[in-house]
Context: one part of a larger RNA
RNA sequence: GGAUGAACGCUAGCGGCAGGCCUAACACAUGCAAGUCGAACGGUAACAUAAGAGCUUGCUCUUGAUGACGAGUGGCGCACGGGUGAGUAACGCGUAUGCAAUCUGCCUAUAACUGAGGAAUAGCCCAGAGAAAUUUGGAUUAAUACCUCAUAAUAUUAUUAUUUGGCAUCAUUUAAUAAUUAAAACUCCGGUGGUUAUAGAUGAGCAUGCGUUCUAUUAGCUAGUUGGUGAGGUAAGAGCUCACCAAGGCUACGAUAGAUAGGGGGCCUGAAAGGGUGAUCCCCCACACUGGUACUGAGACACGGACCAGACUCCUACGGGAGGCAGCAGUGAGGAAUAUUGCACAAUGGAGGAAACUCUGAUGCAGCCAUGCCGCGUGCAGGACGACGGCCCUACGGGUUGUAAACUGCUUUUUUACAAGAAGAAACCUUGGUACGUGUACCAACUUGACGGUAUUGUAAGAAUAAGCACCGGCUAACUCCGUGCCAGCAGCCGCGGUAAUACGGAGGGUGCAAGCGUUAUCC
Numbered sequence: 001g002g003a004u005g006a007a008c009g010c011u012a013g014c015g016g017c018a019g020g021c022c023u024a025a026c027a028c029a030u031g032c033a034a035g036u037c038g039a040a041c042g043g044u045a046a047c048a049u050a051a052g053a054g055c056u057u058g059c060u061c062u063u064g065a066u067g068a069c070g071a072g073u074g075g076c077g078c079a080c081g082g083g084u085g086a087g088u089a090a091c092g093c094g095u096a097u098g099c100a101a102u103c104u105g106c107c108u109a110u111a112a113c114u115g116a117g118g119a120a121u122a123g124c125c126c127a128g129a130g131a132a133a134u135u136u137g138g139a140u141u142a143a144u145a146c147c148u149c150a151u152a153a154u155a156u157u158a159u160u161a162u163u164u165g166g167c168a169u170c171a172u173u174u175a176a177u178a179a180u181u182a183a184a185a186c187u188c189c190g191g192u193g194g195u196u197a198u199a200g201a202u203g204a205g206c207a208u209g210c211g212u213u214c215u216a217u218u219a220g221c222u223a224g225u226u227g228g229u230g231a232g233g234u235a236a237g238a239g240c241u242c243a244c245c246a247a248g249g250c251u252a253c254g255a256u257a258g259a260u261a262g263g264g265g266g267c268c269u270g271a272a273a274g275g276g277u278g279a280u281c282c283c284c285c286a287c288a289c290u291g292g293u294a295c296u297g298a299g300a301c302a303c304g305g306a307c308c309a310g311a312c313u314c315c316u317a318c319g320g321g322a323g324g325c326a327g328c329a330g331u332g333a334g335g336a337a338u339a340u341u342g343c344a345c346a347a348u349g350g351a352g353g354a355a356a357c358u359c360u361g362a363u364g365c366a367g368c369c370a371u372g373c374c375g376c377g378u379g380c381a382g383g384a385c386g387a388c389g390g391c392c393c394u395a396c397g398g399g400u401u402g403u404a405a406a407c408u409g410c411u412u413u414u415u416u417a418c419a420a421g422a423a424g425a426a427a428c429c430u431u432g433g434u435a436c437g438u439g440u441a442c443c444a445a446c447u448u449g450a451c452g453g454u455a456u457u458g459u460a461a462g463a464a465u466a467a468g469c470a471c472c473g474g475c476u477a478a479c480u481c482c483g484u485g486c487c488a489g490c491a492g493c494c495g496c497g498g499u500a501a502u503a504c505g506g507a508g509g510g511u512g513c514a515a516g517c518g519u520u521a522u523c524c
Stems, first nucleotide, its partner, number of pairs: 001524004006520005013376006019369002021334001026332003030329003035076003040073002043069002047067003050063006083287003092212008102204002107200008115149004125138005155180007164171002185192002213259003220250003225247008262284004266277004289310005312323004340366001342365003348362001349360004379410004389401005415461006424451001430445007468513005473494003479508005489496002
């Protein structure tokens, strides 16, 4: 000199864009953050409509009949999105390869199929237990829930023959025989689905080469340990697991142990080499009160799922129960220190749905904070009798503050008031039309804005509303007077102060930066 997720002191007019618990992965009140589908199903608790009935004439009742829909069955989603960095020195990450050792819901393409039956169960109803959470028994009912049968191959398994190739196990083409395994309906009749297979796309898993902090005041470590055979297991290779056999495997090119730490793209600095760092944004990993376990599922060993154990908190009728903010706000605590219990789904994206639409603290916005960067302003021109006042001196005088002020003219960025007022909206839906030709594309119209009466623009008024901070001995730009008298004090280093202090304190003047300026901390 540059830089910062900064803090502190003094000060403070505005706007744009960004950033904002670095400490206790400490504990959490309250609200919200993952639902959706009635075009899968039985149905009807609430609302609205309609029809009917009763009368007290504005109420009550009935009918799932219609729009819809609480609770329930079922499907898809909840494995995404969002948070945090505790753990991890590791194939965790980065990079480059491999899988002839693998899986992949939704999506795309192609081929084939979608036949016949059955038994239940939730809900509803009845009867109970319990303070509650919840739960027991009986009867009855539906489905795209569950089960059985049929059919079936380019699927799977076994056997046999065959083609081509390679990288060892092998891969691949074709054919034959045998065995095994599927499905679900709904409909506005246009479609939407379901099953099997092959391929693609996407996502994931596994393996390997190289790179990846410090300590030798850590020198030996290892029994599933290293390898083999066989079996099990997995989507899949493998001591992944097990039985048996052998005695191996790693290590001064640093094993093992200990300490520290998420990794990368990047960011800061530097001419570079390098050094430091890993906030915001993006990719990967790990975690979800602590430890463990599996279930479901295409995918989890699952933040707002389950079970067990533990600590903690809460409710209780003492028998027993409930909970997990490292989601968004917010609270306490810790700390030098870090924001609102805001608005909206209008846009972008996501889940479900045929769609309308619903949900979305993702996201878009607003609020707070000079935390940073950038921009603008606090006026401009004229004006000397160089006014008053202050300060200084060689003091009837002069210098300086200083064109500074007063005064005159001008301007209105800002400010205030009034008025006008966006872009961000493309669509979806609905209606109409055109083309092909029977559901797609395109065109036109209509509709939709949280931010927000915001940005912006116009008119009017009037210099009106707006300057501080640090420093002035040398380094280092900027000097005099007074006070003090090794005192009080200053200080980054050298050092200054003991009676003429440009170094302490005040004043006048000056220098530097400026809505900031200094100090502290850290890095180069």